[in-house]
RNA sequence: ACUUUAGAGAGUUUGAUCCUGGCUCAGGAUGAACGCUGGCGGCGUGCAUAACACAUUCAAGUCGAACGGAGUGUAGAAAUACACUUAGUGGCGGACGGGUGAGUAACGCGUGAGCAACCUGCCUGCAAGAGGGGAACAACAGCCGGAAACAGCUGCUAAUACCGCAUAAGACAUGACUGUCGCAUGGCAGAGAUGUCAAAGAAGCAAUUCGCUUGCAGAUGGGCUCGCGUCCGAUUAGUUAGAUGGUGAGGUAACGGCUCACCAUGACAGCGAUCGGUAGCCGGACUGAGAGGUUGAACGGCCACAUUGGAACUGAGAUACGGUCCAGACUCCUACGGGAGGCAGCAGUGGGGAAUAUUGGGCAAUGGGCGAAAGCCUGACCCAGCGACGCCGCGUGAAGGAAGAAGGUCUUCGGAUUGUAAACUUCUUUUAUUGGGGACGAAUAGAUGACGGUACCCAAUGAAUAAGCCACGGCUAACUACGUGCCAGCAGCCGCGGUAAUACGUAGGUGGCGAGCGUUAUCCGGAAUUACUGGGUGUAAAGGGUGUGUAGGCGGGAAUGCAAGUCAGAUGUGAAAACUAUGGGCUCAACUCAUAGCCUGCAUUUGAAACUGUGUUUCUUGAGAGUCGGAGAGGUAAACGGAAUUCCCAGUGUAGCGGUGAAAUGCGUAGAUAUUGGGAGGAACACCAGUGGCGAAGGCGGUUUACUGGACGACAACUGACGCUGAGACACGAAAGCGUGGGGAGCAAACAGGAUUAGAUACCCUGGUAGUCCACGCCGUAAACGAUGAACACUAGGUGUAGGGGAGCAAUCCUCUGUGCCGCAGUUAACACAAUAAGUGUUCCACCUGGGGAGUACGGCCGCAAGGUUGAAACUCAAAGGAAUUGACGGGAGCCCGCACAAGCAGUGGAGUAUGUGGUUUAAUUCGACGCAACGCGAAGAACCUUACCAGGACUUGACAUCCCUUGACUACCUCGUAAUGGAGGGUCUCAAUCCUUCGGGAUUGACAAGGAGACAGGUGGUGCAUGGUUGUCGUCAGCUCGUGUCGUGAGAUGUUGGGUUAAGUCCCGCAACGAGCGCAACCCUUAUGUUCAGUUGCUACGGAAGAGCACUCUGGACAGACUGCCGUUGACAAAACGGAGGAAGGUGGGGACGACGUCAAAUCAUCAUGCCCCUUACGUUCUGGGCUACACACGUACUACAAUGGCGCAAACAAAGGGGAGCGAAGCCGCGAGGCGGAGCAAAUCUCAAAAAAGGCGUCCCAGUUCGGACUGCAGGCUGCAACUCGCCUGCACGAAGUUGGAAUUGCUAGUAAUCGUAGGUCAGCAUACUACGGUGAAUACGUUCCCGGGCUUUGUACACACCGCCCGUCAAACCAUGGGAGUUGGGGACACCCGAAGCCGGUGAGCUAACCGCAAGGAGGCAGCCGUCGAAGGUGGAUUCAAUGACUGGGGUUAAGUCGUAACAAGGUAGCCGUAUCGGAAGGUGCGGCUGGAUCACCUCC
Repeated sequence: ACUUUAGAGAGUUUGAUCCUGGCUCAGGAUGAACGCUGGCGGCGUGCAUAACACAUUCAAGUCGAACGGAGUGUAGAAAUACACUUAGUGGCGGACGGGUGAGUAACGCGUGAGCAACCUGCCUGCAAGAGGGGAACAACAGCCGGAAACAGCUGCUAAUACCGCAUAAGACAUGACUGUCGCAUGGCAGAGAUGUCAAAGAAGCAAUUCGCUUGCAGAUGGGCUCGCGUCCGAUUAGUUAGAUGGUGAGGUAACGGCUCACCAUGACAGCGAUCGGUAGCCGGACUGAGAGGUUGAACGGCCACAUUGGAACUGAGAUACGGUCCAGACUCCUACGGGAGGCAGCAGUGGGGAAUAUUGGGCAAUGGGCGAAAGCCUGACCCAGCGACGCCGCGUGAAGGAAGAAGGUCUUCGGAUUGUAAACUUCUUUUAUUGGGGACGAAUAGAUGACGGUACCCAAUGAAUAAGCCACGGCUAACUACGUGCCAGCAGCCGCGGUAAUACGUAGGUGGCGAGCGUUAUCCGGAAUUACUGGGUGUAAAGGGUGUGUAGGCGGGAAUGCAAGUCAGAUGUGAAAACUAUGGGCUCAACUCAUAGCCUGCAUUUGAAACUGUGUUUCUUGAGAGUCGGAGAGGUAAACGGAAUUCCCAGUGUAGCGGUGAAAUGCGUAGAUAUUGGGAGGAACACCAGUGGCGAAGGCGGUUUACUGGACGACAACUGACGCUGAGACACGAAAGCGUGGGGAGCAAACAGGAUUAGAUACCCUGGUAGUCCACGCCGUAAACGAUGAACACUAGGUGUAGGGGAGCAAUCCUCUGUGCCGCAGUUAACACAAUAAGUGUUCCACCUGGGGAGUACGGCCGCAAGGUUGAAACUCAAAGGAAUUGACGGGAGCCCGCACAAGCAGUGGAGUAUGUGGUUUAAUUCGACGCAACGCGAAGAACCUUACCAGGACUUGACAUCCCUUGACUACCUCGUAAUGGAGGGUCUCAAUCCUUCGGGAUUGACAAGGAGACAGGUGGUGCAUGGUUGUCGUCAGCUCGUGUCGUGAGAUGUUGGGUUAAGUCCCGCAACGAGCGCAACCCUUAUGUUCAGUUGCUACGGAAGAGCACUCUGGACAGACUGCCGUUGACAAAACGGAGGAAGGUGGGGACGACGUCAAAUCAUCAUGCCCCUUACGUUCUGGGCUACACACGUACUACAAUGGCGCAAACAAAGGGGAGCGAAGCCGCGAGGCGGAGCAAAUCUCAAAAAAGGCGUCCCAGUUCGGACUGCAGGCUGCAACUCGCCUGCACGAAGUUGGAAUUGCUAGUAAUCGUAGGUCAGCAUACUACGGUGAAUACGUUCCCGGGCUUUGUACACACCGCCCGUCAAACCAUGGGAGUUGGGGACACCCGAAGCCGGUGAGCUAACCGCAAGGAGGCAGCCGUCGAAGGUGGAUUCAAUGACUGGGGUUAAGUCGUAACAAGGUAGCCGUAUCGGAAGGUGCGGCUGGAUCACCUCC
């Protein structure tokens, strides 16, 4: 030190929250590949695809000391001798080494055992031996066939080649014996008997050495057997004929159905046989905190294979990668007769592929074969080459250096940043280059190095030779500019891009890593997301519909034995490498060496005995049985009963009945309905009746009887763990449905008709068939639900109810079983559950693992069918979902308010006109505003102007602003001319300030004007969806929030809810809240009363005027007054309400200003301002004329009317508030009048506009298209203005239209209001039915809140949150995608049956041939060829089976911004929804039957 050192999360479902749950990311790894880039070195590593085909060289030879020859050389004249080489015989080795992973799910591999059932060349040890003979065949020679490969015949010859004989036991065989050992068969040892079997020589002068034979033993290497472990599929459930066993025989080195004959009928399988798919296995490797998961390159062990299939031979060893034979496919040679070949050895080639290297050097080292040795061989191996393929190391410089250079980028134009970065100065030299030196590896006495003149060392020159890649919206470190404009593109997830993109592309900058960096692919992790460690199932996915029960799993108390599990010790094994630790060696590291640990396992053995197990004994509390007792819609069968519906008969009776929202179809004068009596028939059993009872569930309801199941209570005499659960299995199982036969009153799918409706295959109505009922038989499913499996134990209470028991006189209490509610702890995501658990524990079963596709397809099983059960995949999405929260919404509920309705009054909608809008038209009819909240709106006033539009004519630094230069004239004014501006001519001859001055003037500055150049001006051009500001609206509605505290995991809640009250979140009371803010109210203005002060232009008690006065009116300052203050009643003694008094006014006295948080991407770029974009001799400026005023039509808002409550005429009253100097304009005069002349007065309480009108009085009209109404038109005038043609207003005369009170619908108004009547003002030259103000006259009605509309509060449901103008379902149509069926077609796989039957082993035969042995010989023994047979590969035929591809056509499914039809669901979704089933329909769907609440609302009952 190991041992025990070790665990991070994030994004994404929502308006927000918590949970469930999937998807995605950050990490590590790789025999990798691709993109961009690339300096050096070390160590590793490199066909994963076609076990596809291979040109060429090489990869297994060696021994002459086994043998006979041959050849060459040397010596010799030669014989011969020596040396070398070598084809052949012979020996050993080619079974190792090297390659590959096709096959194999297997004793193949791993691990541990066994062989008393085996073999083992070379090697080691021991014991013993080697005597004597024989016959051949190659080579060689001759002949001879063939293209070749390769043969054939005759003859000669050697051996360590071959064959007898001898010798031989501790070898082998046979049969019996003794001892001993073993789990068994049996082994070992001993004595003896019979039989069988050996041998080879070579070298050397020799010693001797190397060989040879037999046997025993060892070592090494193998063979066989067994326990355990070893992938997926049950949509593979049965498999098997040598199959399982026996006897005997054969065979093998050896056991064995290994093979054969006979006999038996077994064997395997839910603990998964068989079948199908996939795969070499392991040490290890990657990952992980670990447990695990994935993987099996390189290195090491085992296995299998060698072109495909089969077969044997030789041998110690092979069924043999570089041997043989046969068959198939392929390639090559050929003289066409026949032959040759096998890189999954090393290189290399083609091919395939995204992709993987040199036809290199050497046997120097290590190792192997042969040899006595020298040595030879060795693509094993050692090295080098190529590839950033991986790991490791090094470098591309270091220090100083601010004018913070230039350049780039950004900019608010100041600057910031790149940046000490560069330049520059000083220094260093790793690396690269050059030169010089130069190894270890070599083991030794010496020789011997491919690598290699390499590593390393020294020196020289000189910063010299050396930086990229990716990213920068969040996750995730790092931001700006430009371009683009839902395009181009990005993207791992969420998502970016539709004109201001930190998300696309580029640039600058920044971040990260660095000779690499990114991407892709795959594995593990994160993922507790398969949960052993370590998950769940009420509502999120998930409890089987219910029971009985088999296997299995689990199991009460006590004692004792055993030791299988368990625990401890020891021993063996767990190869090496790897891993970890510590050291060592390469300069370090990677790499490598040593030591130790580890190898968590298996086996053997020795112990322990608590627990589990097992055996025995025992116990009673679990369980069962017994006796007694009461309760019950428990089940089956039979019988009986009354009420009601319907039908039939008869009576009474008459015109309707029935039905609905309203109707109609239907029934009825042939007598219905109604009513009375009688009868028939079927089905269901009112009240009792109850969150009451019973049952396992489904379910069960009149009464009686028979049979029968279960539960409960009391007792404690019986048995003695007999129990719990329960895969398969079996039984039961609502409704609908099916079969056969009955029955059929009512109800009622389908169907028919009537309604409703746009339609109505529905809801409603009238009918009505299956069915509903019975018997028997099927079906087997439901929201079969408590959406909660069964059993046992434990864990506060309270209160009902059903049945039983006990105590007590009773009230009442105790107890058991069942059934409800509330509630503590605890649990839960929350809701909720809470002794009837969803709490705390134990046991067993069932089920879940994102949504959709889909409970679908295919297959199997079941069913008469309908269908049920089991139950996928492709593809597609980033969610789907649960609970709760805040809103919004509801054809939900409650409370409340509002001219919201109602009660009233007057209108609009009809007419004519005015005006605005739409539409149409046009050269233009400029633009904006569009439900309320656009439309007499911007516009408080378009003839020109305005004016933005159109046509035409002009200008271009511009009509307007600032800056610069030149000039001092232009301008004003006049004339000409033009459609007009522009233009032409005339004309006048600048001004101010400061300084200097020679007083002549000069200079500068400024103003003004003209000319010029450019910066710029200008734009009513676009975007109100880039904005500011302003405004509308909900709404003068009573609301909207905050701090602290408290509650909740949290969003949030509380406060702000509740009881009252108010116009009001106004106030009071209560309350886990206490306070506060913005709103309400009040403060402000005005109006109503009074007091006081002041009074002129006002007023007058002065006859008028003047004068006087300030009481009154009035004016305008200050003040008072009203506060539910007082009284009474009600109310909680409160707040307050009601009534009253007083008062000018009474409960905010009337009116105004004042508009919370917010909503509507509300309106406005054309008031103004403004970002960005666009135009710049025009989208700017200017002039004339035209247009905004058009006109088939539609709508809004007004005016005037339709008349007698009136019109007209005459005379004659009463206001308020305003305006007035380019103004109001009096009196007077003229005109019928508009108006004109006139010009007093007045910058106004003085003058003036100015007359108020309606009302009231008198007269007339007499109900009519009028003495109503006034449009339209003609004529004549007036006014304003440069100018009234397009296109103004007014007057007079004449003309005298529609219109007789207005359909559906709809508006305003609650008191000085509506209605009605005039008046004034702003705009404005002129133009008002509009707008804004002012006063006069002056009503009616409000029971009330059911309904319509809008709003507030509370509550409820929700699948909505862009918030109901929401969401959303299905058919149809279109495009694309994957998939099922499909007459079939094609191909593959594995078996099977039959045929054929190569090589070969085995068997038979062997008349042919035959050296060794026997025999004198004949002949024999033995052998061989040949032939036959069994088996037998490939091949052929056949029918099944399975997999895949394809297929006209066909079925559904999925996806796709704006297709069609409807509106099914979400709110009571407008008929509550949903489940099962049946039926019908374009479609969602409708209806029937039964069920559920996961239904709103109201009421009742019960409980709390």